Annotation:
A computed fold for a 71-nucleotide RNA from Lysinibacillus mangiferihumi, annotated as transfer RNA. Its Rfam family is "tRNA". Rfam classes the family as a transfer RNA.

RNA sequence: GGCAGUAUGGUCAAGUGGUGAGGCGAAGGUCUGCAAAACCUUGAUCCCCAGUUCGAAUCUGGGUACUGCCU
Numbered sequence: 001g002g003c004a005g006u007a008u009g010g011u012c013a014a015g016u017g018g019u020g021a022g023g024c025g026a027a028g029g030u031c032u033g034c035a036a037a038a039c040c041u042u043g044a045u046c047c048c049c050a051g052u053u054c055g056a057a058u059c060u061g062g063g064u065a066c067u068g069c070c071u
Base pairs, nucleotide, nucleotide: 001070002069003068004067005066006065007064010024011023012022018054026042027041028040029039030038047063048062049061050060051059
């Protein structure tokens, strides 16, 4: 220098145009004599900027970071 992949909460991670699943962790609550366990509830600028669309995590362009392959 060329090509490809990845980026979603504190963490892991699903989601191929129509309400962003779930696990762990956190906070609050119920229960308990106190705790633990159990149960309930809460929390997302989907890496950034633009574009397409009635509607974008998803499609398109550019950028950033990381990873791999080739030279």
The coordinates come from a structure-prediction model, not an experiment, and the mean pLDDT is 80.